Predicted 3D model of RNase P RNA and transfer RNA as a complex of 511 nucleotides. Model confidence (mean pLDDT): 75 of 100.
RNA sequence: GGAGCGGACCGGGCGGUCGCCGGCUGAGGAAACUCGGCGGGAGGAAAGUCCGGGCUCCGCAGGACAGGGCGGUGGGUAACGCCCACCGGCCGCAAGGCCCGGGAAAGCGCAACAGAAAGCAAACCGCCUCGCGGACGAACGCAAGUUCUUCCGCGCGGUAAGGGUGAAACGGUGAGGUAAAAGCUCACCAGCAGGCUGGGCGACCAGUCUGGCUAGGCAAGCCCCGCCCGGAGCAAGGCCAAACAGAAAGCAGUCGCCCGGCGCCGUUCAGCCAAACGCUGAAGGGCGCUUGGGCGCGCGGGUCGGUCCGGCCCGCCCCCAGCUUUCGGGUAGGCUGCUCGAGGGGCCGAGCAAUCGGUCCCCUAGAGAAAUGACCGCCCCCCGUCCAAUCCGUUGGACGGGGACAGAACCCGGCUUACAGGUCCGCUCCGAAC
RNA sequence: CGGGGAUUAGCGCAGCUUGGUAGCGCGCCGCGUUCGGGACGCGGAGGUCGUGGGUUCAAAUCCCGCAUCCCCGACCA
Numbered sequence: 001g002g003a004g005c006g007g008a009c010c011g012g013g014c015g016g017u018c019g020c021c022g023g024c025u026g027a028g029g030a031a032a033c034u035c036g037g038c039g040g041g042a043g044g045a046a047a048g049u050c051c052g053g054g055c056u057c058c059g060c061a062g063g064a065c066a067g068g069g070c071g072g073u074g075g076g077u078a079a080c081g082c083c084c085a086c087c088g089g090c091c092g093c094a095a096g097g098c099c100c101g102g103g104a105a106a107g108c109g110c111a112a113c114a115g116a117a118a119g120c121a122a123a124c125c126g127c128c129u130c131g132c133g134g135a136c137g138a139a140c141g142c143a144a145g146u147u148c149u150u151c152c153g154c155g156c157g158g159u160a161a162g163g164g165u166g167a168a169a170c171g172g173u174g175a176g177g178u179a180a181a182a183g184c185u186c187a188c189c190a191g192c193a194g195g196c197u198g199g200g201c202g203a204c205c206a207g208u209c210u211g212g213c214u215a216g217g218c219a220a221g222c223c224c225c226g227c228c229c230g231g232a233g234c235a236a237g238g239c240c241a242a243a244c245a246g247a248a249a250g251c252a253g254u255c256g257c258c259c260g261g262c263g264c265c266g267u268u269c270a271g272c273c274a275a276a277c278g279c280u281g282a283a284g285g286g287c288g289c290u291u292g293g294g295c296g297c298g299c300g301g302g303u304c305g306g307u308c309c310g311g312c313c314c315g316c317c318c319c320c321a322g323c324u325u326u327c328g329g330g331u332a333g334g335c336u337g338c339u340c341g342a343g344g345g346g347c348c349g350a351g352c353a354a355u356c357g358g359u360c361c362c363c364u365a366g367a368g369a370a371a372u373g374a375c376c377g378c379c380c381c382c383c384g385u386c387c388a389a390u391c392c393g394u395u396g397g398a399c400g401g402g403g404a405c406a407g408a409a410c411c412c413g414g415c416u417u418a419c420a421g422g423u424c425c426g427c428u429c430c431g432a433a434c
Numbered sequence: 435c436g437g438g439g440a441u442u443a444g445c446g447c448a449g450c451u452u453g454g455u456a457g458c459g460c461g462c463c464g465c466g467u468u469c470g471g472g473a474c475g476c477g478g479a480g481g482u483c484g485u486g487g488g489u490u491c492a493a494a495u496c497c498c499g500c501a502u503c504c505c506c507g508a509c510c511a
Stems, first nucleotide, its partner, number of pairs: 001430010012379007020041002023038006043405001047416002050414005055233004062309004067229005072086005087101001088099004102224002107222002109218002124163002126159003130155006137148004171189006192211008237336004246327006253297001255296005260290006267283006298316006329510003343362008380403010435507007444460004454491001462478005484500005
């Protein structure tokens, strides 16, 4: 000097003029309101709403199933699908990067087309033994014919070494072996499973022994294993105010027992009366009714959500009430939740790190379909053109253009995506010079 | 702001569950029929399956990210 890798950060600055949205405050005014003053006012992603949590309500959130999610190991965290470190695999010369990275020797399933065969393998061509038939040739024989070599065809078989198909064809090389072959056998290599030894918290690594070559792919197919998950969301929820008009449909015991109440009828006692079977009152009993209360069983509804169970609450003749659904009607207001929080910065300590602990300092939008902007000047950065200088690397000046992505809506931690231009730090490879 | 769904030929939709040459209706083109048109019959063309990655031998289909469009949601009685 060139090429590249990783990380952290900024993402225009100053001044002036005119505006926008809250807060506090001064003056005027009866009020509406008007005129001032002070101080504050978007982001690294505020975004997508993809994960996780806080908070709030639904029964303080039960059990089982279904459903969903996660997936190497160890750690961090309020939690996570996030982060850190390590392990394994793949890529890169390297710095480094990527991986939804458990299980396919639990089970089910899938693999189009091609190909003989696609999952306890399989015989199309080829190779080989045997049998039958045929042809040439040779030998023997007088001849008929017999035997042999080679070739061709057919058939029963053997064979996964070779060809060809495919994304994928059940280890590789060599030797033995065989009719031809083959882990059929052996040696070495590779892979897998199991055991042992050593190291590591662990994933795993290294070494060694044994086994047989049976056991290829897909789980981002079903599934199995382990772990996690209740639902809804600030239009949650609480308080106040205003207005209106309700209608229809659906929903379950005239159950049993006890207490109470009311009515009727006897009994006993007391009083009234001269007396009574008359009247009044009290006690206790029987029968009947019940618009009251409790308990038990059953049923219905609500609560818990997709289903069931358990628990809780309310109800069970009709009506009313309650709940659910549908249609219709009214309002489009105020306060709260609301922003100080797993908050930010500096220093010290623990840790490889993520992160955690201690201490000091700081306060930073909380509004409604909802504000933070526009213009001018100077400066900064980038691009283009022209001019000048030049040690040909660049430097200076003038003019023109440009400065992105994007906009808080309850709040946090992440991920993902968008982004003009720029700064800093660490590292790798190549070239040259010393 | 919150919740849910869709994207396949010019238009409206299947196919996705269980991955293997992508279909249907209308429309379009050509021929036939008719005096001509329509209807009808026969034949045909037309597809980055919204987009970028991943898993797989293979993706419209399975998984992840992104883009666009659509729908629903207030309170009171």